[in-house]
Molecule: transfer RNA
Organism: Mycoplasmatales bacterium
RNA sequence: GCCCGAUUAGUUUAGUGGUAGAACAAUGACCUUUUAAGUCAAAGACAAGGGCUCGAUUCCCUUAUCGGGCA
Numbered sequence: 001g002c003c004c005g006a007u008u009a010g011u012u013u014a015g016u017g018g019u020a021g022a023a024c025a026a027u028g029a030c031c032u033u034u035u036a037a038g039u040c041a042a043a044g045a046c047a048a049g050g051g052c053u054c055g056a057u058u059c060c061c062u063u064a065u066c067g068g069g070c071a
Base pairs, nucleotide, nucleotide: 001070002069003068004067005066006065007064010024011023012022013021018054027041028040029039030038047063048062049061050060051059
């Protein structure tokens, strides 16, 4: 330098154009003499920019970071 892949909540991840889910963690409440455990509740995310589309996490382009391959 070229090619391929990945990027979603604090962490690990699901989601092939139509309301973004889960687990763990953290928070609040209940329970308990207290803590832990347990139960319930609420909050929290689509790497950035642009394009196509009635509608984009999803399709296209560019950029960034990470990983792999070739030279």